[in-house]
RNA sequence: UGCCCGCUAGCGCAAUUGGUAGAGCGUCCGCCUCUGAAGCGGAAGGUUCGCGGUUCGAGCCCGCGGCGGGCUG
Numbered sequence: 001u002g003c004c005c006g007c008u009a010g011c012g013c014a015a016u017u018g019g020u021a022g023a024g025c026g027u028c029c030g031c032c033u034c035u036g037a038a039g040c041g042g043a044a045g046g047u048u049c050g051c052g053g054u055u056c057g058a059g060c061c062c063g064c065g066g067c068g069g070g071c072u073g
Base pairs, nucleotide, nucleotide: 002071003070004069005068006067007066010025011024013022019056027043028042029041030040031039049065050064051063052062053061
């Protein structure tokens, strides 16, 4: 300098051809237990990196920017 990949819950990650954003771990509550752990059940938690565009509808498509990583000069 150019190219490529990634950015979604506290964390590591899913989400089919664009159609109401999910599971795991963690957290909290309950069951169980003498207590705790483990196990089982439940709940909370999201402006999907930012701005703009396309569309009836965008996590997904397009443009610009930001951050991280890889390759290359």
Molecule: transfer RNA
Organism: Betaproteobacteria bacterium